A computed fold for a 94-nucleotide RNA from a soil metagenome, annotated as SAM riboswitch aptamer (S box leader). The coordinates come from a structure-prediction model, not an experiment, and the mean pLDDT is 86.
RNA sequence: UAUCGCGAGUGGUGGAGGGAACGGCCCUUGGAAACCCGGCAACCAGCGCUUCGGCGCCAGGUGCCAAAUCCGUCGGACAGCAGUCCGAAAGAUA
Numbered sequence: 001u002a003u004c005g006c007g008a009g010u011g012g013u014g015g016a017g018g019g020a021a022c023g024g025c026c027c028u029u030g031g032a033a034a035c036c037c038g039g040c041a042a043c044c045a046g047c048g049c050u051u052c053g054g055c056g057c058c059a060g061g062u063g064c065c066a067a068a069u070c071c072g073u074c075g076g077a078c079a080g081c082a083g084u085c086c087g088a089a090a091g092a093u094a
Stems, first nucleotide, its partner, number of pairs: 001094004009037001011036003017027003021073004038065003043061002046057004069090001074087005
């Protein structure tokens, strides 16, 4: 700096945790984490084209494969309440 409502398994090993933190709310012995295999995507690299804005190919380096980054946290707008919306912060990836 950019992106974060798309996408991805009826697999094997394993055997109790997991969803960043906190508060919720969830997932999980009908099998959590982790590892392997498989898959998704296309940020970077590579290659080609280009009107130089970008486009295409590939899949080497990463990443990812419950729920919108699962929701909220701070500020604002609207609202009688419940709540809805916007922005930030924090986080993740490159």